RNA sequence: UUACGAAAAAGGCAAACUUAUCGAAAGGUAAGGACGCAAAGCCAAAGGGCCUAAUACAUCACUGUAAUGGCAGCCUAGCUACCGAA
Numbered sequence: 001u002u003a004c005g006a007a008a009a010a011g012g013c014a015a016a017c018u019u020a021u022c023g024a025a026a027g028g029u030a031a032g033g034a035c036g037c038a039a040a041g042c043c044a045a046a047g048g049g050c051c052u053a054a055u056a057c058a059u060c061a062c063u064g065u066a067a068u069g070g071c072a073g074c075c076u077a078g079c080u081a082c083c084g085a086a
Base pairs, nucleotide, nucleotide: 004084005083012037013036017032018031019030020029021028022027035073041079042078046076047075048074049071050070051069055066056065057064058063
């Protein structure tokens, strides 16, 4: 340095749920809280997947289709990083 990841040490993140708030929703943010995580750090304008449908189109209507809205704690790719036993 690359790979790897201890029943190691130090430190880190924080699911569900609750409250507040933003949002049409999905979801985000903050606080509390820990199911888990060795990239649970970044990237959604790299590819796939999933969620939503304000708006648009179709419909008499019910409703259907579409992301330009989201999810990185769904997978792959990319970028960066703490520690150091085998």
Source information: Predicted 3D model of an 86-nucleotide RNA (c-di-GMP-I riboswitch aptamer) from Ornithinibacillus scapharcae TW25. Of the family's consensus pairs, 95% are formed in the model. Its mean pLDDT, the model's own confidence on a scale to 100, is 90. Its Rfam family is "c-di-GMP-I riboswitch aptamer". On this family, see Weinberg et al., Nucleic Acids Res 2007: "Identification of 22 candidate structured RNAs in bacteria using the CMfinder comparative genomics pipeline".